Background: Transfer RNA from a marine sediment metagenome, 91 nucleotides, folded computationally. Rfam family: tRNA. Rfam classes the family as a transfer RNA. The RNAcentral record of the sequence draws on MGnify. The prediction has a mean pLDDT of 82.
[in-house]
RNA sequence: GCCUCCGUGGCUCAGUGGUAGAGCAGCGGUUUUGUAACUCGGAAACGAGCAAAUUAACCGCAGGUCGUGGGUUCGACUCCCACCGGAGGCU
Numbered sequence: 001g002c003c004u005c006c007g008u009g010g011c012u013c014a015g016u017g018g019u020a021g022a023g024c025a026g027c028g029g030u031u032u033u034g035u036a037a038c039u040c041g042g043a044a045a046c047g048a049g050c051a052a053a054u055u056a057a058c059c060g061c062a063g064g065u066c067g068u069g070g071g072u073u074c075g076a077c078u079c080c081c082a083c084c085g086g087a088g089g090c091u
Base pairs, nucleotide, nucleotide: 001090002089003088004087005086006085007084010024011023012022013021018074026061027060028059029058030057031056038049039048040047041046067083068082069081070080071079
């Protein structure tokens, strides 16, 4: 220098012309598991009350100028051009 692929919430990815989504992570809630501290009773073991942490499930919320800039189109994450970044290959 040339060719191919990739760039979408914090992370991993889907979406290939007609409403931008999922899982994990984050926040809130409900239920569940469940013990410390504390209070009461008891000589103690322990029991009861309250119940943070914790376990699991479910529900909800927030989070994106879709790498950048142009173009085509009624309409672009999607198609075209240039550029930026990353990966691989060829010389």